[in-house]
């Protein structure tokens, strides 16, 4: 210098004039006024209501180990496996020896593995030829039979490579590896290293299933209060009680279901928090503790805008710089709140690491 990896910050500033919302407050002055994602509505929770407590079933969710955290399908650190030259990144990461099921086509064969092209001709039974007095010698053929090493098919075919052995072959034997079983050592653990082994057809559970752990439901349009109006509302039930069943228990001026009618106004919920910022300490880290300090939107057809001027940044005129001129300045707007994940984002700045080249 170039390419890449991981992470973080910013994404407009200043001034004048006019305007909007909250608070103060009766009116001024004063103070405050959209996000890193406010988006998606994917996961979890705070909070509210359904009276309470217990058991069973169904249904759903998660799935390597340890830690963090209110919890989370989240975060951190590890393990195993995969990608990458590397920094680093991804997870279809419990179980196939409980059972069921699937593996199309091709192929002989895809769960008792019947052999397509082949190889052998030792053993049994034959035929032909040569030598020969005769052949029990020798050569050929292939029937019974042996075989799965070679070839073919396929994502995958009796664990792999090599040597020996055999009639030809085969873990048949051996060496080195792979998988499984098992012992020892190390580690909290997932696992790793190593010894022994007379064991050796696969894959799929994001197929049904099995195992372990967890889960009541509905949701701020939750749920309360006030005012006003209508018609002194009507009919039924012995249950209802937010998946179903059972039990306990509670309710009667109450509760549940259906029909009919009125209202659609105002207030609360609605913002002081699992809160922000700074420092110190502990921890590899996520994070935790202590101290100090701050209050940073609460709208309700839904508020932060308009205009003028100067500047910042980017691009072009333009080969380079300066000036000038022109154009542009991302994604995008709270609606009860918080913790995560995912997606969008012009431009600018910073930190650490990897690789290549060059220079010293």
């Nucleotide at each position: 210098u170039a390419a890449g990896u991981a992470g973080a910050c910013u994404g407009g500033g200043u001034g004048g004039c006019c305007g909007c919302c909250c608070u103060c407050a009766a009116a001024a002055a004063g103070g405050g006024g959209a996000g890193g994602a406010a988006a998606g509505u994917c996961c979890g929770a705070g909070c509210u209501c359904c009276a309470u407590c217990g058991g069973g079933c169904a249904g759903g969710a998660u799935g390597c180990u340890g830690g963090g955290g209110a919890a989370a399908u989240c975060c951190c650190a590890g393990g195993a496996g995969g990608g990458g030259a590397a920094a680093u990144u991804c997870u279809a990461c419990g179980g196939a020896a409980a059972g069921u099921g699937c593996c199309a086509c091709a192929g002989a064969a895809a769960c008792u593995a019947c052999a397509c092209c082949g190889c052998c001709g030792a053993c049994g039974a034959g035929c032909c030829g040569a030598u020969c007095a005769g052949a029990u010698u020798u050569g050929g053929c292939g029937c019974g039979g042996g075989u799965a090493a070679g070839g073919g098919u396929g994502a995958a075919a009796u664990g792999g490579u090599g040597a020996g052995g055999u009639a030809a072959g085969a873990g048949c034997u051996c060496a080195c590896c792979g998988c499984g079983a098992u012992g020892a050592u190390g580690g909290u653990g997932a696992c790793a290293u190593u010894g022994u082994u007379u064991g050796c057809g696969g894959g799929c559970a994001a197929a049904c299933c099995c195992c372990a752990u967890c889960c009541g439901g509905a949701g701020c349009a939750a749920g309360g209060c006030c005012a006003a109006a209508u018609g002194a509302g009507g009919a039924g039930g012995a249950u209802a009680g937010u998946g179903c069943c059972c039990g306990u228990c509670u309710u009667a001026a109450a509760c549940c279901u259906c029909c009919a009618g009125g209202u659609a106004g105002g207030c609360c919920g609605c913002u002081a928090g699992a809160g922000g910022u700074g420092g110190c300490a502990g921890g590899u880290a996520a994070c935790u503790g202590c101290c100090a300090u701050c209050c940073c939107a609460g709208a309700u057809a839904g508020a932060u805008g308009g205009u003028c001027a100067c500047c910042g940044c980017c691009c072009a005129u333009a080969c380079a710089u300066a000036a000038a001129u022109g154009g542009g300045u991302a994604c995008a707007g709270a609606a009860c709140u918080c913790g995560g994940c995912u997606u969008a984002c012009a431009g600018g700045u910073c930190u650490a690491c990897u690789u290549a080249c060059c220079a010293a």